[in-house]
């Protein structure tokens, strides 16, 4: 010399939604990228809000409490980036034995 949860790093998967429309602008033309606006959607980056229990309290009430639920601020709706979870290494760490 086992080697959990947990954290770190690197790697592989990783879904949904207008390649929306107008103007700008650039460009030898032409398209995307950009910017402004207007509607229209997504939900798995991050935010918010909530049960059951639990504690306070005579009661009312009140704190505290999770998400992949719900909201949609933010983000996003070709492709690129991002991306919740999850595999796989590696490393800390050291419950257990």
């Nucleotide at each position: 010399a086992u080697g959990a949860u947990g954290g770190u790093a690197g790697u592989g998967g990783g879904a949904g939604a207008g390649a929306u429309u107008a103007c700008c602008g650039g460009u030898u033309c032409g398209a995307g990228a950009g910017g402004u606006a207007a509607c229209g959607c997504c939900g798995a980056a991050g935010g918010a809000g909530u049960a059951a229990g639990c504690c306070c309290a005579u009661a009312c009430g009140g704190g505290u409490g999770a998400a992949u639920c719900u909201c949609u601020c933010a983000g996003g709706c070709a492709a690129a980036a991002g991306g919740a979870c999850c595999g796989c290494u590696a490393u800390c760490g050291g419950a257990c034995g």
The RNA shown here (Glycine riboswitch aptamer) has 97 nucleotides and comes from Cohnella luojiensis. Its mean pLDDT, the model's own confidence on a scale to 100, is 76. It matches the Rfam family "Glycine riboswitch aptamer". Its family is annotated with glycine biosynthetic process in the Gene Ontology. Rfam describes the family as follows. This family represents the bacterial glycine riboswitch.